[in-house]
Order: sequence, then structure tokens, then C1' cells
RNA sequence: AACUCAUCCAGACCAGCCGAGGGACGGGCCCGACGACGCUGGGGCAACCACGCCAAGAGCGCAGGUGCCAACUCCCGCGGCCAGUCCGGUGGCCGGCGUCGUGCGACGCCGGCACGGGCCGAAAGAUGAGUC
Repeated sequence: AACUCAUCCAGACCAGCCGAGGGACGGGCCCGACGACGCUGGGGCAACCACGCCAAGAGCGCAGGUGCCAACUCCCGCGGCCAGUCCGGUGGCCGGCGUCGUGCGACGCCGGCACGGGCCGAAAGAUGAGUC
């Protein structure tokens, strides 16, 4: 590196060094010379693995190996469903039908598309444990 399984809306910051980018990718939106990102030291969070206990329950404890300490994996990306019963907006484009109208057109109904929203799933990614 590859594969399998589990988890990903909780939680946890200070100092020193460095000096311009960083948040994986694209778009958005953020963070950043009031010094981000990164590195080092200390501190902390959590409890996957290990270990211990047990009344045995995917329980409790511990904190050794990892991990983590801006924003839900920061949001979206691909697919499906919903919209009279979450939110916003008061409404775009196209087609059909109907009514009114002298043609332009207006209104109503139905269908489709696009945009935005909600839910579900996938993909991608991250972390752990295992396999090879």
C1' cells in the first nucleotide's frame, strides 16, 4: 500500500520555536502576521486495543499501545424519497389543458426541468483492531 470489521452531531488548550499559508480533492465557507499550519514541551479529552474485576451486561475500573484537543468528517459533491403534515422563499424556465381577452397577454389546473430545504443511503476520507 491492499483487504475486512467497527466508529465518526459528545469531549478536550497553554507555552516555546518557525514564518505563510491552512482546513485531504473541487466548489463554498472559514482559520491565519492579534502568527494560523507545522514542530517541541507540558496539560487535557476519549476509551478502539491491552490489562484487571465481575453479580456476566458489548458491565465496571485502569490508562500501558494508539488516537484526538476550530467549525457535525466545517458544509455540499453521487443516488433515492418527501414537500397539504420541518425550514426558507413568495417563486424561475418549459410544455399541455381550461377560462377570460381582438392578436400580444392574464389567471387557474396538471406535468417536467432548474435552484434551495428535509430525510435516507452510497462514495470518499479519518481513527482503531485484525488479515495479508